Background: Predicted 3D model of a 76-nucleotide RNA (c-di-GMP-I riboswitch aptamer) from a soil metagenome. The prediction has a mean pLDDT of 85.
RNA sequence: GAUAAGGGCAAACCCGGGGUGACCCGGGGACGCAAAGCCACGGGACUCGUCACAGCGAGUCAGCCGGGCUGCCGAA
Numbered sequence: 001g002a003u004a005a006g007g008g009c010a011a012a013c014c015c016g017g018g019g020u021g022a023c024c025c026g027g028g029g030a031c032g033c034a035a036a037g038c039c040a041c042g043g044g045a046c047u048c049g050u051c052a053c054a055g056c057g058a059g060u061c062a063g064c065c066g067g068g069c070u071g072c073c074g075a076a
Stems, first nucleotide, its partner, number of pairs: 001073001008033002013028006031063001037069003041066003044061007
């Protein structure tokens, strides 16, 4: 960051499996994505336990925002 080229990822939903759960994995499927690659570091949302829910503890989300690391192609 261009109506370029070659490629990539894959929301909802469905099927199978895992987890108490948020949610995750595999297959199908494409709403979208130039970091929709990786990292829970700050904020945020959500779940479970405790519980009074303030807190505390344990988690989930990177496709909510910020930050860090890495990276393909490239005209004018």
The sequence is in RNAcentral, with records from MGnify.